[in-house]
Molecule: SAM riboswitch aptamer (S box leader)
Organism: Hymenobacter negativus
């Protein structure tokens, strides 16, 4: 790096270094950031998966050894489907279309486990 699968609206700090951007890509928003973000190191913590223990197993709970994680739902939206409502347009006045809102799903990404 490939493939499969599972999880994700909860949770989690400080110090030192660096010095201007950052929030996966693209776009539109929105937010964080020289009161030093992002990133790196150390310490600390959280608990998704693996592991160990409790239980016959599972579920559930505990531990924190291996990864991981420690702003905002994967920050929100984009693609598909659908209800109510609102706005706009069309209308043969029956309705239809588009946008917004809400909910669900997909794609993509992240992480774990297994595999090649």
């Nucleotide at each position: 790096g490939u493939u499969u699968u599972a999880u994700a609206c909860a949770g989690a700090a400080g110090u030192g270094g660096c010095g201007a951007g950052a929030g996966a890509c693209u776009a539109g928003g929105c937010u964080c950031c020289c009161u030093g973000a992002c990133c790196c190191a150390c310490u600390g913590g959280c608990a998704a998966c693996c592991u160990u223990c409790g239980c016959u197993c599972a579920a559930c709970g505990a531990a924190a050894g291996g990864u991981g994680c420690c702003a905002a739902u994967u920050c929100c939206u984009a693609c598909c489907c659908a209800c109510c409502c609102g706005c706009a347009g069309c209308u043969u006045u029956g309705g239809c279309u588009g946008c917004g809102c809400u909910g669900g799903g997909a794609c993509a990404g992240a992480u774990g486990a297994a595999u090649c």